Context: one part of a larger RNA
RNA sequence: GGGUGAACGCUGGCGGCGUGGAUAGGGCAUGCAAGUCGAACGGGGUCUUCGGACCCAGUGGCAAACGAGGUAGUAACAGGUAGGAACCUACCCCUAAGUCAGGCAUAACGCAUCGAAAGGUGUGCUAAUUCCUGAUAGUCUCUACGGAGUAAAGAUUUUUCGCUUAGGGAGGGGCCUGCUUCGCAUCAGCUUGUUGGUACGGUAACGGCGUACCAAGGCAAUGACGCGUAGGGGAGGUGAGAGCCUGACCCCCACCGAUGGCACUGAGACACGGGCCAUACUCCUACGGGAGGCCGCAGUCGAGAAUAUUCCGCAAUGGGCGAAAGCCUGACGGAGCGACGCCGCGUGGUGGAUGAAGCGUUUCGGCGCGUAAACACCUUUUAUACGGGAGGAAGUUUAUUGACAGUACCGUAUGAAUAAGGGGCUCCUAAUUCUGUGCCAGCAGGAGCGGUAAUACAGAAGCCCCGAGCGUUACCC
Numbered sequence: 001g002g003g004u005g006a007a008c009g010c011u012g013g014c015g016g017c018g019u020g021g022a023u024a025g026g027g028c029a030u031g032c033a034a035g036u037c038g039a040a041c042g043g044g045g046u047c048u049u050c051g052g053a054c055c056c057a058g059u060g061g062c063a064a065a066c067g068a069g070g071u072a073g074u075a076a077c078a079g080g081u082a083g084g085a086a087c088c089u090a091c092c093c094c095u096a097a098g099u100c101a102g103g104c105a106u107a108a109c110g111c112a113u114c115g116a117a118a119g120g121u122g123u124g125c126u127a128a129u130u131c132c133u134g135a136u137a138g139u140c141u142c143u144a145c146g147g148a149g150u151a152a153a154g155a156u157u158u159u160u161c162g163c164u165u166a167g168g169g170a171g172g173g174g175c176c177u178g179c180u181u182c183g184c185a186u187c188a189g190c191u192u193g194u195u196g197g198u199a200c201g202g203u204a205a206c207g208g209c210g211u212a213c214c215a216a217g218g219c220a221a222u223g224a225c226g227c228g229u230a231g232g233g234g235a236g237g238u239g240a241g242a243g244c245c246u247g248a249c250c251c252c253c254a255c256c257g258a259u260g261g262c263a264c265u266g267a268g269a270c271a272c273g274g275g276c277c278a279u280a281c282u283c284c285u286a287c288g289g290g291a292g293g294c295c296g297c298a299g300u301c302g303a304g305a306a307u308a309u310u311c312c313g314c315a316a317u318g319g320g321c322g323a324a325a326g327c328c329u330g331a332c333g334g335a336g337c338g339a340c341g342c343c344g345c346g347u348g349g350u351g352g353a354u355g356a357a358g359c360g361u362u363u364c365g366g367c368g369c370g371u372a373a374a375c376a377c378c379u380u381u382u383a384u385a386c387g388g389g390a391g392g393a394a395g396u397u398u399a400u401u402g403a404c405a406g407u408a409c410c411g412u413a414u415g416a417a418u419a420a421g422g423g424g425c426u427c428c429u430a431a432u433u434c435u436g437u438g439c440c441a442g443c444a445g446g447a448g449c450g451g452u453a454a455u456a457c458a459g460a461a462g463c464c465c466c467g468a469g470c471g472u473u474a475c476c477c
Stems, first nucleotide, its partner, number of pairs: 001477004006473005013345006019338002026301003030298003035062003040059002043056005069256003079180006087173003092169008100134004109124006140149003154161002182228003189219003194216008231253004235246004258279005281292004309335001311334003317331001318329004348378004358369004383414006392404001421466005426447003432461005442449002
């Protein structure tokens, strides 16, 4: 000198774009953050012009594994990069073939009943794109090549959407490997599923992934093992570069969801707003028993130097479901708060000397603040008021659709009107005098100032630097 997710002090006019819980991964009141489909299904209900329309819980399907948040753990195939072979893939696209015949249940609902509640229990009835059986069979699977085995679901109203099987694609994912990735050797030896083999099991798949048996291996000063610290990258800061430092916001990857463990469902999870168990904590209780998980968006307490609204809207973009209309969406789009940062604008312009008053200083002549003010003329950015007023809108066409917002912007009017401070002035280092104080009170980044003439303390005047900021502190180059 540059930089920051900053904080603190003094000060503070406006706008745009960004940005804002870095500490206690501490605890959380309240609301909202994931639903949707009646064109899969049977019911219940409301209205009815008897044509039908609408609403609802439940069964079923798809979604809820995305999106949103956090960085605790992790020194690791976690990340980066370059490769590999033994795999899977819902929705989407392409190709080919098929979609036949039966059956058993069950929720809702009715009845009965237990419980304070949460929530159950018994019995009876019923539907389906729920479940089961049979048939058919292909380029599917297995095969001792003879053969054996395994599919399907309908709905709508005149056309589509589905369903099953096989092959291919796209995108996504699982697995393996080379190289790379912090400090400590005051961590020197580590290892028994350990290293390899055989067999079986397991998985979508290779593999000690698991088990049994056999062998005795495997790693290490090219740093094993241990301990500490830490998410990694794209990137960011600085620097001429090499390098050094960092990993906020945004993007990619990984991991986590009170703590620890487990599986279920599913194409996909060992699943933040699903389930079970244990633990701690909080809450309800009729004391028998129950309920909960903001590291989603707001908000609250706590701790802290310190970090925002319990806002508006689905109009746009994107996502889920749906044939669609549409519904849902604290993703997102916006507004609010904070000079936290960057950028832009303004706080007026021209003229104006008897160089007013006042203040400071003086060698008492004067000198400085100073064209500064007053005063005259001008302008109206900004401000205020009134009037007009977008683009963002695309969606087959017409029509309709804007949270922001009567916002941006445009016009008219009024009147210099609404708007300047902070730090410094011994040297480093741009800028000096007077008074007070008297090694006191104090200053201070370093050197150092102060003990009666202090340009270094305090006040004033002047001056210097920057300016809606200026300084201080912390940290990096």